This is a predicted structure of a 92-nucleotide RNA (c-di-GMP-I riboswitch aptamer) from Firmicutes bacterium UBA2203.
RNA sequence: CAUCCGAAAAGGCUAUUUCUUCUGAAAAGGAGAAACGCGCAAAGUCAUGGGUCUAAAAUAGCUAAGGCUAUUAUGAUAGCCAGACUGCACGG
Numbered sequence: 001c002a003u004c005c006g007a008a009a010a011g012g013c014u015a016u017u018u019c020u021u022c023u024g025a026a027a028a029g030g031a032g033a034a035a036c037g038c039g040c041a042a043a044g045u046c047a048u049g050g051g052u053c054u055a056a057a058a059u060a061g062c063u064a065a066g067g068c069u070a071u072u073a074u075g076a077u078a079g080c081c082a083g084a085c086u087g088c089a090c091g092g
Base pairs, nucleotide, nucleotide: 004092005091006090012040013039016035017034018033019032020031021030022029023028038079044085045084046083048082049081050080051077052076053075058071059070060069061068062067
């Protein structure tokens, strides 16, 4: 220096709870504060494949009407799995 494996020493991330606020039809995501620290050796980044969540629009059916039901992703999830890119530190 390179590669592989491992652990959570130092350092890092933050799941969870509460409050405020923004985006969104929703799922969900962003920002600030406090408590707390599930856990993570990539819990850094990327929607390529699969899974899961939502259903605005669209389609079909029902209804006197308002609406309701079903299907469905172009929406979401990277802390669901696989894959891709990058990578600090300790030990072997």
Its Rfam family is "c-di-GMP-I riboswitch aptamer". Rfam describes the family as follows. GEMM was predicted in a large-scale screen for bacterial structured RNA regulatory elements. Rfam links the family to the GO term cyclic-di-GMP binding. The coordinates come from a structure-prediction model, not an experiment, and the mean pLDDT is 83. The sequence was found by an Rfam model in a public genome assembly. Of the family's consensus pairs, 95% are formed in the model.